[in-house]
Molecule: SAM riboswitch aptamer (S box leader)
Organism: Propionigenium maris DSM 9537
Formats: sequence, structure tokens, C1' cells
RNA sequence: UUCUUAUCCAGAGAAGUGAAGGGACUGGCCCGUUGAAGCUUCAGCAACCUAUCUUAUUUCCCAGAAAUAAGGUGUGGUGCUAAUUCCAGACAGAUGAGUG
Repeated sequence: UUCUUAUCCAGAGAAGUGAAGGGACUGGCCCGUUGAAGCUUCAGCAACCUAUCUUAUUUCCCAGAAAUAAGGUGUGGUGCUAAUUCCAGACAGAUGAGUG
């Protein structure tokens, strides 16, 4: 980067550095020198993948194991931590998983 698919009205921020922008885009409306973006550290949220546990169902060679579904925990991989994806719009965007 292509395509497919799920989710996006819940939740969760401090410190250091930095110095004027930021909320993807357009319009609006906001945030910001009472310190924006970026970077670093630590913390937290969540449960997409993973790991593990419980329950149910099914299958097998009935030892046990596997698959599927629901739920718990939160080990590891991402993600996220102003405002409903901030609101509206569009052949829009973001993130996860799979895929060429």
C1' cells in the first nucleotide's frame, strides 16, 4: 500500500521537553502562552488479536483432545486517554483482524 470484514453515543492523564499551533479534509463550532503539535517517561482505559480460566453444545480413536458459542482474568501484540468520529457533508476518516 490493495481488497475483505468488525467497531466508532461507554471508558481512561500526569510529569519532562518544546514554543504556536491543534481538533484528518471542507464549512461550522471549539481547544490552546493558565502553554498547541511533536518527542520522552510513567500511569490509566479497553478487550480487536494472543494467553489463560469457567460454562454449554458438537465431534473424535472415549485416554483425553479438538471445534464453536457465551462469560471471567488482563500475560503478550496493537489501539486509545477534550467535546458522540466534536457537529454537518462526501465516492470521507480512524483502529483491529484477515488478505495480495